Overview:
The prediction has a mean pLDDT of 84. Predicted 3D model of a 110-nucleotide RNA (c-di-GMP-I riboswitch aptamer) from Colwellia sp. RSH04. It was read from a public genome assembly, where an Rfam model found it.

RNA sequence: ACAAAGAAAAGGCAAAACCUGUGAAAGCGGGCGACGCAAAACCACCGGCCUAAAGUAAUAUAGAUUAUGUUUAGCAUAAUUUGUAAUACCAUGGUAGCGGAGUUACCACG
Numbered sequence: 001a002c003a004a005a006g007a008a009a010a011g012g013c014a015a016a017a018c019c020u021g022u023g024a025a026a027g028c029g030g031g032c033g034a035c036g037c038a039a040a041a042c043c044a045c046c047g048g049c050c051u052a053a054a055g056u057a058a059u060a061u062a063g064a065u066u067a068u069g070u071u072u073a074g075c076a077u078a079a080u081u082u083g084u085a086a087u088a089c090c091a092u093g094g095u096a097g098c099g100g101a102g103u104u105a106c107c108a109c110g
Stems, first nucleotide, its partner, number of pairs: 006107001012037002018031005035097001041103002045100003048095003055089003059085012
């Protein structure tokens, strides 16, 4: 010096909750606060996990248009289209305190 490992010392980070901002949401930022962490520093390359705005598919409902049947108006059926509601799929959104990979790093007993 490097690698594995982490006693001691100096420190470091900061879960949940609460307040606040932001976002469709998951989440993220700030304050407060410590569950914990030897990389709980950085990084979304790989896997997992979370969310589903927009999009796609089908469903229900309301309106409009067209066609057909009947008909004084009206009513019924089918198709198209717009809005609303909920269902399923889906990341381009997240998660580094889920794991792996990569980069960097304090101390020094053995």